[in-house]
């Protein structure tokens, strides 16, 4: 790093319209508002580097490159139970 196993949170059973039919708190699509962060994606710190300026020196200032997350954004995704997904974790195998 990969594979399977196990565990694994959060947030509207939202409104309206249309279609399907098993006429159900069902399924699908569109749209509106409200929310979640743990698929994915975006952003940033210290540090390190570069350029320029200041200083006798130690160092300082500005710009810039690199730069993490469970932080943050909410694009994507998600919001009854079930199911699917799920960062991450455990033991196992390769």
């Nucleotide at each position: 790093c990969u594979c399977g196993c196990u565990g694994g949170a959060g947030a509207g059973a939202g409104g309206u319209c249309u279609g399907c039919c098993u006429c159900g708190a069902g399924c699908a699509g569109a749209u509106c508002c409200a929310c979640c962060g743990a698929a994915g994606g975006g952003g940033c710190a210290a540090g390190c580097g570069g350029u320029g300026g200041c200083u006798c020196g130690c160092g300082c200032c500005a710009c810039u490159g690199u730069c993490a997350a469970u932080c943050u954004c909410u694009c994507a995704g998600g919001u009854a139970a079930a199911g699917c997904g799920g960062a991450c974790a455990g033991a196992g195998a390769g």
Description: Glycine riboswitch aptamer from uncultured Ideonella sp., 94 nucleotides, folded computationally. Of the family's consensus pairs, 90% are formed in the model. Its mean pLDDT, the model's own confidence on a scale to 100, is 84. It matches the Rfam family "Glycine riboswitch aptamer". From the family's description: This family represents the bacterial glycine riboswitch. Glycine riboswitches usually consist of two metabolite-binding aptamers domains with similar structures in tandem. The RNAcentral record of the sequence draws on MGnify.